[in-house]
RNA sequence: GAAGCUGUAGUUUAGUGGCAGAACACCCUCCUUGAGAGGGGGGGCGUGGGUUCAAAUCCCACCAGCUUCA
Numbered sequence: 001g002a003a004g005c006u007g008u009a010g011u012u013u014a015g016u017g018g019c020a021g022a023a024c025a026c027c028c029u030c031c032u033u034g035a036g037a038g039g040g041g042g043g044g045c046g047u048g049g050g051u052u053c054a055a056a057u058c059c060c061a062c063c064a065g066c067u068u069c070a
Base pairs, nucleotide, nucleotide: 001069002068003067004066005065006064007063010024011023012022013021018053026042027041028040029039030038046062047061048060049059050058
């Protein structure tokens, strides 16, 4: 320098154009004499553009990581 793959919550991940889900963790709250368990609530699509009525999803560029080639 070239090609490919990956990027979603603190962590592990689901979601193949139409409401962003789960588990564990964290915070608040209820319950309890207290703790734990249990109930309720809170926070997320790598960045910037484009296509579309509608984008985590399709297209382009960039960023980061991994692999291969030179």